[in-house]
RNA sequence: UUAGUGGGAGAGACUUAGUUCUUUUGAAGGAUCUAAGCGCCGAAGGGGUAACCGCCUCGGAAUCUCUCAGGCAAAAGGACCGCUAA
Repeated sequence: UUAGUGGGAGAGACUUAGUUCUUUUGAAGGAUCUAAGCGCCGAAGGGGUAACCGCCUCGGAAUCUCUCAGGCAAAAGGACCGCUAA
């Protein structure tokens, strides 16, 4: 580094409208779909800072920071850590 495997956090199942479904004709309720709005999170990726490290005119570099991207029930994803094999 690649493959397999175990673990792996945070934050609204928010609001409005549309679409669609159910009961019904009073509207109410549901939806893993679409659009907009507000709030929030940092651990895909990306940007910034630089403690520190090395072979020190140079190179590398955070779990800090930003929140572009991404995310805010479960699932999935998931930095990173352990184990196995090459």
Molecule: Glycine riboswitch aptamer
Organism: marine eukaryotic metagenome